[in-house]
């Protein structure tokens, strides 16, 4: 250089919760708050993995209607360029003791 991380300086973030603000939600952000992070800094079609589902799509499933169809609703399944990086991961950085 690398790896490793310490009863060591110097400092950093801020989990859940709680107001607010926004979003169709997942979630975001501001403020409190302070689980607990050696990267809990960065980074999301175009590493993996996961939530969500406003539009949208289903010759099917419900119900109104009905002679049957069409129509409206509604449940359910699908689907991200929409969200998570404190889920793995990729990049990048403080200190420099065993």
């Nucleotide at each position: 250089u690398a790896a490793g991380g310490a009863u060591a300086a110097a400092g950093g973030u801020a989990c859940a919760c709680c107001u607010g603000u926004u979003g169709a939600a997942a979630g975001a952000u501001a403020g409190g708050g302070c689980c607990a992070c050696a990267a809990a800094a960065c980074u999301a079609g175009a590493g993996g993995g996961g939530c969500u589902a406003c539009c949208g799509c289903g010759a099917g499933c419900c119900a109104a209607a009905c002679a049957a169809a069409a129509u409206u609703g509604g449940a359910c399944g699908c689907a991200a360029u929409g969200c998570c990086a404190g889920c793995c991961a990729g990049u990048u950085g403080c200190c420099g003791a065993a």
Molecule: c-di-GMP-I riboswitch aptamer
Organism: Paenibacillaceae bacterium